[in-house]
RNA sequence: AGGGGUAUAGUUCAGCUGGUAGAAUAUCGGUCUCCAAAACCGCGGGUCGUGGGUUCGAAUCCUACUGCCCCUG
Numbered sequence: 001a002g003g004g005g006u007a008u009a010g011u012u013c014a015g016c017u018g019g020u021a022g023a024a025u026a027u028c029g030g031u032c033u034c035c036a037a038a039a040c041c042g043c044g045g046g047u048c049g050u051g052g053g054u055u056c057g058a059a060u061c062c063u064a065c066u067g068c069c070c071c072u073g
Stems, first nucleotide, its partner, number of pairs: 001072007010025004019056001028042004049065005
């Protein structure tokens, strides 16, 4: 320099051919216990990397950038 992949909750990841953003785990609260751990129950937590475009409607499609990873030279 060229090509490809990826970016979603604190963390690891789903999200089905565009139609109300989810799970696990962690934190916090409760039950239990002499106390704690474990177990069980529950709450909260999101500008879907950034800007623009298409659309009635975008995490999802198009485009440009940014970070990370891989391939070629």